[in-house]
Context: one part of a larger RNA
RNA sequence: UUGGGCGUAAAGAGAUGCGUAGGUGUUCUAGUAAGUCCUUUGUUAAAUCUAUCGGCUCAACCGAUAAACCGCGUGAGAAACUACUAGAAUUGAGUUAGCUCGGGGAAGAUGGAAUUCUCGGUGUAGCAGUGAAAUGCGUUGAUAUCGAGAAGAACACCAAUAGCGAAGGCAAUCUUCUAGGGCUUAACUGACACUAAGGCUCGAAAGCGUGGGGAGCAAAACGGAUUAGAUACCCGUGUAGUCCACGCUGUAAACUAUCUCUGCUAGUUGUCGGGAUCUGUCUUUUGAUUUUCCUUCGGGAAGGUUUAAAGGACAAUUUCGGUGACGCAGCUAACGCGUUAAGCAGAGCGCCUGGGGAGUACGGCCGCAAGGCUAAAACUC
Numbered sequence: 001u002u003g004g005g006c007g008u009a010a011a012g013a014g015a016u017g018c019g020u021a022g023g024u025g026u027u028c029u030a031g032u033a034a035g036u037c038c039u040u041u042g043u044u045a046a047a048u049c050u051a052u053c054g055g056c057u058c059a060a061c062c063g064a065u066a067a068a069c070c071g072c073g074u075g076a077g078a079a080a081c082u083a084c085u086a087g088a089a090u091u092g093a094g095u096u097a098g099c100u101c102g103g104g105g106a107a108g109a110u111g112g113a114a115u116u117c118u119c120g121g122u123g124u125a126g127c128a129g130u131g132a133a134a135u136g137c138g139u140u141g142a143u144a145u146c147g148a149g150a151a152g153a154a155c156a157c158c159a160a161u162a163g164c165g166a167a168g169g170c171a172a173u174c175u176u177c178u179a180g181g182g183c184u185u186a187a188c189u190g191a192c193a194c195u196a197a198g199g200c201u202c203g204a205a206a207g208c209g210u211g212g213g214g215a216g217c218a219a220a221a222c223g224g225a226u227u228a229g230a231u232a233c234c235c236g237u238g239u240a241g242u243c244c245a246c247g248c249u250g251u252a253a254a255c256u257a258u259c260u261c262u263g264c265u266a267g268u269u270g271u272c273g274g275g276a277u278c279u280g281u282c283u284u285u286u287g288a289u290u291u292u293c294c295u296u297c298g299g300g301a302a303g304g305u306u307u308a309a310a311g312g313a314c315a316a317u318u319u320c321g322g323u324g325a326c327g328c329a330g331c332u333a334a335c336g337c338g339u340u341a342a343g344c345a346g347a348g349c350g351c352c353u354g355g356g357g358a359g360u361a362c363g364g365c366c367g368c369a370a371g372g373c374u375a376a377a378a379c380u381c
Base pairs, nucleotide, nucleotide: 004352005351006350007335008334012349014202015201017200018199022195023194024193026089027088028087029086030085031084032083034082035081036078037077039075041073042072043071050066051065052064053063054062055061092192093189094188095187096186097184098183099182100181101180104178105177106176107175108174109173110172111155115151116150117149118148119147120146121145122144126137127136163170164169207248208247209246210245211244212243216242217241221237222236223235224234259348260347261346262345263344264343267326268325269324270323271322272321273320274319275318276317277316279315280314281313282312283311284310285309286308287307288306289304290303291302292301293300294299330337331336354381355380356379363374364373365372366371
């Protein structure tokens, strides 16, 4: 509960990607009249309520008359708005075309550095580790160094408050397949739109199932230290796991702690992508002109000059889209936000209502399990 809110106080579901019902929806013309407005009439028992007058000495109380009874039905009318029907439009939305962007996704192939292990060479007593040590490794030859080989995982520099993606997330290189965004100009469709309860889908890490793989790292575990103790921090080992395929789980400070869409409202300054420009600078190619040299007199080589065309790079101005920093108005309890709003408005959804009990119990649904989703109360302060 006709109220106030949701960045940080309780509160934006992880994404809302696809989208059902529902709600909302651009401009113009004509019509209908369901909503809407005006009016007629019927009904709306009496009492009550209200107004006036009256009766009890007053009042409460009572009586009379009037009004009213906010609703429902009926008939006539209006046509601005909503709705509906018919027609039209193009600015919302979309399609086509041209250009372009990127670690967007999937699969396959390839590469080098590093690490560990194995083998061989050199070589000898240490190595490793720490605050200091010890456990550990090493004369069956370690560490170090050189050569060869194997394996798995991750891709230094580039690298950036840089890019892409709905979010989770995405980075060696190449190939194939595939999704998307931006800009530009015209053409086309003609409201096809926005949001979205349920529903479907995606969803880090950890975890689970089956089968592989296993270099490094490393929960658990073991040992050494530290300590009063040390089930830790530090050190030496080390198994799940981390990796791959398929399936499940469905949660995170899943955060911008800020739902999606539309419009409006000062600027300044970076950066990323696209476009435009009387532009400016540099440069490449072609053409023209001129000087020197060579010449088979066709031309060729080198240099200079300006001009014309085409292309490229940079700068300046400008425009559209993203991503940052600051900041006016405004907002805010303050912090701060501030054209990427937490400003001014509109549409739709989700959520909150003192702390604890508790995101728990019970029930239901889902899951192999772990558990997840939904979600109280007693009691207490």